């Protein structure tokens, strides 16, 4: 350095519930633990979720509705990439 143990110390926290913010996805806080050796951090590539605004079509006259497209909004606990980092058995 790779690597990652029925090790030690410590850490994070899925689903679900409550409160709150948001058009939504989702975020934040508290409870709660399915899991996690980067489940720390960064939307850079792919992926994926949402669709307020915008655009198109339809209804046809409505400060409207429906459908489609779309990220400028998200997800780092989907896969890569970047970056920082605790511990130390075996190999």
């Nucleotide at each position: 350095a790779c690597c990652g143990a029925u090790a030690a110390a410590g850490g994070c926290a899925a689903a679900c519930c409550u409160a709150u913010c948001u058009a939504a996805a989702g975020g934040u806080a508290g409870g709660g633990a399915c899991g996690c050796a980067a489940a720390g951090c960064c939307a850079c590539g792919g992926g994926u979720c949402u669709a307020a605004a915008g655009c198109a079509u339809u209804u046809u006259a409505u400060u409207a509705a429906a459908u489609g497209c779309c990220a400028u909004g998200g997800c780092a606990g989907c896969c890569g990439g970047g970056u920082u980092g605790c511990c130390g058995a075996a190999g």
Molecule: c-di-GMP-I-GGC riboswitch aptamer
Organism: Cytobacillus firmus DS1